[in-house]
RNA sequence: UUAUGGGGGUGGAUGAUCGCCUGUUGUUUUUAGCAACAGGAGGAAAGUCCGGGCUCCGCAGGGCAAGGUGGUUCGUAACACGAACCGGGGGAAACCCUAGGGAAAGUGCCACAGAAAAUAGACCGCCCCGCAAGCUGCGGGGUAAGGGUGAAAAGGUGAGGUAAGAGCUCACCAGCUACAGGGGUGACCCUGUAGGCUUGGUAAACCCCACCUGGAGCAAGACCAAAUAGGGAGACGCUUGAGGGUGGCCCGCCCGAGUCUCCGGGUAGGUUGCUUGAGGUGUCAGGUGACUGACACCCUAGAUGAAUGAUCAUCUUAAACAGAACCCGGCUUACGGCCCCCUAAGAAG
Numbered sequence: 001u002u003a004u005g006g007g008g009g010u011g012g013a014u015g016a017u018c019g020c021c022u023g024u025u026g027u028u029u030u031u032a033g034c035a036a037c038a039g040g041a042g043g044a045a046a047g048u049c050c051g052g053g054c055u056c057c058g059c060a061g062g063g064c065a066a067g068g069u070g071g072u073u074c075g076u077a078a079c080a081c082g083a084a085c086c087g088g089g090g091g092a093a094a095c096c097c098u099a100g101g102g103a104a105a106g107u108g109c110c111a112c113a114g115a116a117a118a119u120a121g122a123c124c125g126c127c128c129c130g131c132a133a134g135c136u137g138c139g140g141g142g143u144a145a146g147g148g149u150g151a152a153a154a155g156g157u158g159a160g161g162u163a164a165g166a167g168c169u170c171a172c173c174a175g176c177u178a179c180a181g182g183g184g185u186g187a188c189c190c191u192g193u194a195g196g197c198u199u200g201g202u203a204a205a206c207c208c209c210a211c212c213u214g215g216a217g218c219a220a221g222a223c224c225a226a227a228u229a230g231g232g233a234g235a236c237g238c239u240u241g242a243g244g245g246u247g248g249c250c251c252g253c254c255c256g257a258g259u260c261u262c263c264g265g266g267u268a269g270g271u272u273g274c275u276u277g278a279g280g281u282g283u284c285a286g287g288u289g290a291c292u293g294a295c296a297c298c299c300u301a302g303a304u305g306a307a308u309g310a311u312c313a314u315c316u317u318a319a320a321c322a323g324a325a326c327c328c329g330g331c332u333u334a335c336g337g338c339c340c341c342c343u344a345a346g347a348a349g
Stems, first nucleotide, its partner, number of pairs: 005342006012315007020040008042321001046332002049330005054217004061251004066213005071085005086100001087098004101208002106206002108202003123147002125143007155173006174198001176195008221272004231263006243255003279298008
């Protein structure tokens, strides 16, 4: 200097003037207004995809169905998340991806090409016999080593053997099975002995196996206020039980005398929930790490047709994606530029 991979930070700053929202204090005309002080959108606030906190309902039970997850260990309130590792795949490497249990329980699918696609083979070819014999073939038998087709075609290399061939036999490998030993918490890994010689793929197809699962949601819920025509019609029922009990069905259990459906009319404003939390920051200790513990300090939006905007000046490498609505932990998606740390490879000095 080029160029690759991994991680982190930032998302304009300062000043002046005017204008918004919340809280505290003071004042006033104590409803409201005025003044001062403090504070006021994000790394994703987006998606609404997971997991919870919180609220409500439910004898909250049993079963079926349905849905979700899928290597091991650890972390966490929990998870389909995170960390470390194992197996498989990609890359020269640092590193990246992984929907990672089962194909010998069963059912499917693998187009076209090809002789044949898994109870899967003879198109070309090679060998033997017979006929023919100028060329050229025909019939029978054997074969799966060579060639072709394909994403994939009945382990690989070499030697022997054979009419020609074939794990037919042998040597060395790979794979599988069994046994033994070693390492690791574990998934798994390594070594040795022996053996049949060798049994496509696909479950991100249905399925099987293991584990997990009440539901609804801040428009939850609570309180105050307002209004009314409980008007009209129908069905079922009144303890021999209509109807109801927060995903579906069945059983069980509980409530129950009036329920359910349709048409029509009226009211719907306010308070709360609402921000002190599985909270943040710093230091030390433990741990490979995610993270955990101790101590100290801090309080950091609560709007409700929806608050932080406008103007001017200066600085500047740059301002993209984009605005909370109960809260938190993740994942995914969008994003311009700058800064920092570590790293593989190559080249030059």